[in-house]
Parts: sequence; C1' cells; structure tokens
RNA sequence: GGGCCCGUAGCUCAGCCGGUAGAGCGCGCCCAUGGCAUGGGUGAGGCCUCGGGUUCGAAUCCCGACGGGUCCA
Repeated sequence: GGGCCCGUAGCUCAGCCGGUAGAGCGCGCCCAUGGCAUGGGUGAGGCCUCGGGUUCGAAUCCCGACGGGUCCA
C1' cells in the first nucleotide's frame, strides 16, 4: 500500500430483506432468608464510531474518514 470482515447499553452480542432499538451478564430498588449465596419482581442505562448522499422515513442501502481484526505485498 491492497483485499475481506467488524464498529449498537458498562461487558458479550442480536437486530441480515429500510418504518424512530432488544437479550444475557452487570448495576439500583423491592420481596423471600436470622444473614449471605441462589431465586422472584421492577427500574435505570445507548438516538446505533464520525461526516455526507439516497429516501416521506436509514442502526439497516451508497460514498468517504477514523478505529479494530485478518490475509497478501
């Protein structure tokens, strides 16, 4: 320098065919226990790496940048 893949909640990821975002773990509160662990209930937390474009509408499609992984040189 080039090819391919990826970039969504604190972490690991889903959301693949466009219709204003979810799970598990973690965290807060409540219940159960004498207490802890486990279990149950409930809640907070992200406008989806950034900038453009297409569209009535983009996390999702297109272009570029940045970052990460991998392969080639």